The RNA shown here (c-di-GMP-I riboswitch aptamer) has 122 nucleotides and comes from a Planctomycetota bacterium. NCBI's taxonomy places the organism under Bacteria, Pseudomonadati, Planctomycetota. Of the family's consensus pairs, 95% are formed in the model. It matches the Rfam family "c-di-GMP-I riboswitch aptamer". Rfam's curators write: GEMM was predicted in a large-scale screen for bacterial structured RNA regulatory elements. Model confidence (mean pLDDT): 80 of 100.
RNA sequence: ACCACGAAACGGCAAACCCGUCGUGAGGCGGGGACGCAAAACCACGGGUCUCGAUUUGCCAUCACCGUCGUAGAACGUUUCGUUCCGUCGGGGCAUGACAUCGAGAUGGCCGGGUUCCCGAA
Numbered sequence: 001a002c003c004a005c006g007a008a009a010c011g012g013c014a015a016a017c018c019c020g021u022c023g024u025g026a027g028g029c030g031g032g033g034a035c036g037c038a039a040a041a042c043c044a045c046g047g048g049u050c051u052c053g054a055u056u057u058g059c060c061a062u063c064a065c066c067g068u069c070g071u072a073g074a075a076c077g078u079u080u081c082g083u084u085c086c087g088u089c090g091g092g093g094c095a096u097g098a099c100a101u102c103g104a105g106a107u108g109g110c111c112g113g114g115u116u117c118c119c120g121a122a
Base pairs, nucleotide, nucleotide: 005120006119012037013036017032018031019030020029021028022027035109041115042114043113045112046111047110048107049106050105051104052103053102054101057100058099060097061096062095063093065091066090067089069087070086073085074084075083076082077081
């Protein structure tokens, strides 16, 4: 000097929350404030999470509507039937929402990875 490592010391950063501000939003910036952090410095390359948009290509739920069954469901009537409502099952179109897909973004104090850095005990 370098690698690993993290005792001590000098220091550093700043979660939640509050105020202001920017943004559709996730979130960012500034001030206050400290939960914590040996890279909690920088970087969106990979993954995760979050936001916005698109689409109906896929999938699920709800719903209008149609049909079947049910009086050991309800009400009414001209009463063993009919109508309306309710429940089960089947179909179901467009609409809404969630997921999937695609695009754009955020998150570095979610993880990995890359780059740089203070100190020097075991």
It was read from a public genome assembly, where an Rfam model found it.